Context: one part of a larger RNA
RNA sequence: UGACGGGGGCCCGCACAAGCGGAGGAACAUGUGGUUUAAUUCGAUGAUACGCGAGGAACCUUACCCGGGUUUGAACGAUUUUUGCUAGUAUGUGAAAGCAUACUUUCCGCGAGGACAAAUAUCGAGGUGCUGCAUGGUUGUCGUCAGCUCGUGCCGUGAGGUGUCGGGUUAAGUCCCAUAACGAGCGCAACCCCUGCCGACAGUUGCCAUCGAGUAAAGUCGGGGACUCUGUCGGGACUGCCGGUGUAAACCGCGAGGAAGGCGGGGAUGACGUCAAAUCAGCACGGCCCUUACAUCCGGGGCUACACACGUGUUACAAUGGGUGGUACAGAGGGCAGCCAGCCGGUGACGGCGCGCCAAUCCUCAAAACCACUCUUAGUUCGGAUCGGAGUCUGCAACUCGACUCCGUGAAGCCGGAUUCGCUAGUAAUCGCGCAUCAGCCACGACGCGGUGAAUACGUUCCCGGGCC
Numbered sequence: 001u002g003a004c005g006g007g008g009g010c011c012c013g014c015a016c017a018a019g020c021g022g023a024g025g026a027a028c029a030u031g032u033g034g035u036u037u038a039a040u041u042c043g044a045u046g047a048u049a050c051g052c053g054a055g056g057a058a059c060c061u062u063a064c065c066c067g068g069g070u071u072u073g074a075a076c077g078a079u080u081u082u083u084g085c086u087a088g089u090a091u092g093u094g095a096a097a098g099c100a101u102a103c104u105u106u107c108c109g110c111g112a113g114g115a116c117a118a119a120u121a122u123c124g125a126g127g128u129g130c131u132g133c134a135u136g137g138u139u140g141u142c143g144u145c146a147g148c149u150c151g152u153g154c155c156g157u158g159a160g161g162u163g164u165c166g167g168g169u170u171a172a173g174u175c176c177c178a179u180a181a182c183g184a185g186c187g188c189a190a191c192c193c194c195u196g197c198c199g200a201c202a203g204u205u206g207c208c209a210u211c212g213a214g215u216a217a218a219g220u221c222g223g224g225g226a227c228u229c230u231g232u233c234g235g236g237a238c239u240g241c242c243g244g245u246g247u248a249a250a251c252c253g254c255g256a257g258g259a260a261g262g263c264g265g266g267g268a269u270g271a272c273g274u275c276a277a278a279u280c281a282g283c284a285c286g287g288c289c290c291u292u293a294c295a296u297c298c299g300g301g302g303c304u305a306c307a308c309a310c311g312u313g314u315u316a317c318a319a320u321g322g323g324u325g326g327u328a329c330a331g332a333g334g335g336c337a338g339c340c341a342g343c344c345g346g347u348g349a350c351g352g353c354g355c356g357c358c359a360a361u362c363c364u365c366a367a368a369a370c371c372a373c374u375c376u377u378a379g380u381u382c383g384g385a386u387c388g389g390a391g392u393c394u395g396c397a398a399c400u401c402g403a404c405u406c407c408g409u410g411a412a413g414c415c416g417g418a419u420u421c422g423c424u425a426g427u428a429a430u431c432g433c434g435c436a437u438c439a440g441c442c443a444c445g446a447c448g449c450g451g452u453g454a455a456u457a458c459g460u461u462c463c464c465g466g467g468c469c
Base pairs, nucleotide, nucleotide: 008469009468010467011466012465013464015460016459019423020422021421022420023419026315027314028313029312030311031310032309033308034306035305042053043052064301065300066299067298068297069296070295076124077123078122079121081119082118083117084116087104088103089102090101091100092099093098106115107114108113126290127289129288130287131286135284136283137279138278139277140275142273147186148185149184150183151182152181153162154161155160166177167176168175192267193266194265195264197235198234199233200232201231202230203229207224208223211222212221213220238261241255242253243252244251245250317416321375322374323373324372325371334363335362338357339356342353343352344351345350382413387408388407389406390405391404392403393402429452430451431450432449433448434447
């Protein structure tokens, strides 16, 4: 000077408390450990690994295993020599990759030569092999916590201190006062984006108040710019005004006005540093190692195993519910090897015909929770695992190992021990919808979107983390 203390003081945070809903018990999904295996490729391991890399493992991917091939090699550059044998087609063999055989067959230039391709030789190749404790880059975390420093001056022999402390105040080292300090930088805040109100401008593919036409109905048509909306530019909130407290900063007010009030709500933004934190398997890169193999091609298998243990989720245990029927209301997105209206066939997944749409036009559009009737507390009309049968679709191919449909089957489960997690408002809870990846899909995941819409916070004694003295 730091760090630490079952030292003290002050202060924050869903940290506790007050509440609401979960996890831990069941079944299944998924990740991990372990075990097994020819292989179950590799990495990630308290918080900060475990629905994580993976935003798509049947083949491919794929790095692993078994087997069959190749060796200048699967791709590419340079040089030497040779050839036009290349390439294509066919046949044989083979699981494929490949190998063998036959047939057809180069281009430009008068030429020298050049182009292209193959073979040969050489130099480079290739390596998801090792080291993240050699590294770059990127990332997690403390933590969006309020801190971390510098110049000059002053103090101290010096390490260092001061400033940055003290009194107030703030979300904040935010600001004020005081002051051997005076200033400054990186952080805070603001500038950026979305959202909430208003105005101007612009009206098509959006809208329809008024006028006309039209229909079974319909902005459907003429027309219109009012409204909604779309999209650009502006305005608006600043403790600006009023009252109170205070030296000030600031705080208080079911004060005003206002769509919004004291940071309006959300996002992006992450200081100096910490953990030799993570990543050599995204990429790059030093060193080491392999070079007929630790490279590379192909077929099949594996990554999907299963006594078990843990994490994260989904579905439930029911009546605030299940079933049947009717019917209303979103937002944000996606679409040409695509989305598909409508009609027909099928109980259905889906199939056939086929309008429209390269999209504010068309389609997915359909929302679901909502409403009515029924069931009457039961392992049930709850629950849907598991298994049997029959199918649909994608794809070369669903055995290992896809999703979906129909019929049958109908398991555990009657609210979960110790313990533990999330959340303070359009939040929790609950309800559906979309998208990326993607042929298909193991998505109950991830990332977004809207619908319905709570309870509680006395307080800071205690637990955890953090800040200042």
Predicted 3D model of a 469-nucleotide part of an RNA (small-subunit ribosomal RNA, 3' major domain) from an uncultured bacterium. RNAcentral holds the full RNA, with entries from ENA.